Overview:
Model confidence (mean pLDDT): 80 of 100. A computed fold for a 72-nucleotide RNA from an uncultured Lachnospiraceae bacterium, annotated as transfer RNA.
RNA sequence: GGCUUGUUGGUCAAGUGGUCAAGACGUCGCCCUCUCACGGCGAAGACAAGGGUUCGACUCCCUUACAAGCUA
Numbered sequence: 001g002g003c004u005u006g007u008u009g010g011u012c013a014a015g016u017g018g019u020c021a022a023g024a025c026g027u028c029g030c031c032c033u034c035u036c037a038c039g040g041c042g043a044a045g046a047c048a049a050g051g052g053u054u055c056g057a058c059u060c061c062c063u064u065a066c067a068a069g070c071u072a
Stems, first nucleotide, its partner, number of pairs: 001071007010025003018055001027043005048064005
C1' cells in the first nucleotide's frame, strides 16, 4: 500500500429496517440496618463523525477517523 472485520451509557454486552435501544456490573436516591456491607425499590446515563437510500436507519450503501487481522 491492498483486502477483511469491528466501533452501542463509566465498563461489558444484546438488538441486523418499524417509532420507550434489553440486560449485567458500576453511580445516585429511598427503604432495610445502631452503622457499614448484603438485600429490596427506583432514577440518570449510549448507537465513532459526515453524507446517501428509504414513509421510516444502531441496522443497508459511500467517505472519514480509530482498532484488529490477513497479505504484497

Overview:
It was read from a public genome assembly. Its Rfam family is "tRNA". About the family: Transfer RNA (tRNA) molecules are approximately 80 nucleotides in length. By type it is a transfer RNA.